[in-house]
Molecule: transfer RNA
Organism: Candidatus Fermentimicrarchaeum limneticum
């Protein structure tokens, strides 16, 4: 330099055009003499950045950036 994969909640990851989700974690509550476990509720997101296509973009296109892998 070229090619491929990835960046979504604190962490690990779903979500392939039409209201952003799960598990774990956090806070609060229930339960218990108390703790743990269990159960319930709540909070937490400019979907890496910029532009384009579209009535509508996490999703499609282009550029940039960061991480991983491959080739020379």
């Nucleotide at each position: 330099g070229c090619c491929c994969c990835g960046g979504u909640a604190g962490c690990u990851c779903a979500g392939u055009g039409g209201u952003a989700g799960a598990g774990c974690g956090a806070a609060c509550g229930c339960c218990u003499u108390g703790u743990a476990a269990g159960c319930g509720u709540u909070a937490g997101g400019u979907c890496g950045c910029g532009a384009g296509u579209u009535c509508a973009a996490u999703c499609c296109u282009c550029g940039c950036u960061c991480g991983g892998g491959g080739c020379u």